[in-house]
RNA sequence: GGAGAUGUACCUCAGUGGCAGAACACCUGCCUUGCAUGCAGAAGGUCCCAGGUUCAAUCCCUGGCAUCUCCA
Numbered sequence: 001g002g003a004g005a006u007g008u009a010c011c012u013c014a015g016u017g018g019c020a021g022a023a024c025a026c027c028u029g030c031c032u033u034g035c036a037u038g039c040a041g042a043a044g045g046u047c048c049c050a051g052g053u054u055c056a057a058u059c060c061c062u063g064g065c066a067u068c069u070c071c072a
Stems, first nucleotide, its partner, number of pairs: 001071007012022002018055001027041004048064005
């Protein structure tokens, strides 16, 4: 320099145009002499950024940024 993939909760990941989710972690309560385990509940998101298409974009298109892989 060229090509490709990924970017969503603290972390690991689903989702795929119309309401943003799971597990784990944190918090609260129950249980316990206490801790752990277990049970219940709550909180936590500008879906990497900017533009475009659309009635409507996390999702489609374009450009950027970051990470990873391959080629040279």
Description: A computed fold for a 72-nucleotide RNA from Podarcis lilfordi, annotated as transfer RNA. The source organism's lineage runs through Eukaryota, Bilateria, Vertebrata, Teleostomi and Podarcis. The same sequence occurs in records of 2 taxa. Its Rfam family is "tRNA". Rfam links the family to the GO term triplet codon-amino acid adaptor activity. The family's RNA type in Rfam is transfer RNA. Its mean pLDDT, the model's own confidence on a scale to 100, is 82.